[in-house]
RNA sequence: UCCUUGAUAACGCCGAAUUCUUAAGGAAGCGGAGGACCCACAGAUUUUGGGGUGAAUUGCUUUGCAACGGGCACGCUCGCAGCCCGAACCCGUCAGCUAACUUCGUAGGCGUAAGGGGGCUCAAGG
Numbered sequence: 001u002c003c004u005u006g007a008u009a010a011c012g013c014c015g016a017a018u019u020c021u022u023a024a025g026g027a028a029g030c031g032g033a034g035g036a037c038c039c040a041c042a043g044a045u046u047u048u049g050g051g052g053u054g055a056a057u058u059g060c061u062u063u064g065c066a067a068c069g070g071g072c073a074c075g076c077u078c079g080c081a082g083c084c085c086g087a088a089c090c091c092g093u094c095a096g097c098u099a100a101c102u103u104c105g106u107a108g109g110c111g112u113a114a115g116g117g118g119g120c121u122c123a124a125g126g
Base pairs, nucleotide, nucleotide: 002126003125004124005123006122007121011111012110013109014108018028019027020026021025029106030105031104032103033102034101039096049094050091051090052089053088057067058066059065060064068086069085070084071083072082075120076119077118078117080115
């Protein structure tokens, strides 16, 4: 360098939501919010309120369809096919971006039937 075979033995999915430690509490990691200059906003914003987390929005010939967004098995990853989702909640009249800085969360709910192709990594053999 090439070829062949293999990767599933305390399972996995959505989600930031895991690990360590403690008498209580904390720490690391991950995730979110607020917050300058500059820039943006220009006759703009201010009840037609405004804004945030999240994929969860928009349009139309409107009770469905389309566009677009999101997820789906086992080393990791990218397409194809197929299947599914497009909610809910929060702030409270207020917030563009944003370095320093400040601050918050680390829950909850579930069960795929593992199709085919490419790339990379690792292992064994030749």
Notes:
This is a predicted structure of a 126-nucleotide RNA (c-di-AMP riboswitch aptamer (ydaO/yuaA leader)) from Sulfobacillus benefaciens. Its mean pLDDT, the model's own confidence on a scale to 100, is 78. It was read from a public genome assembly, where an Rfam model found it.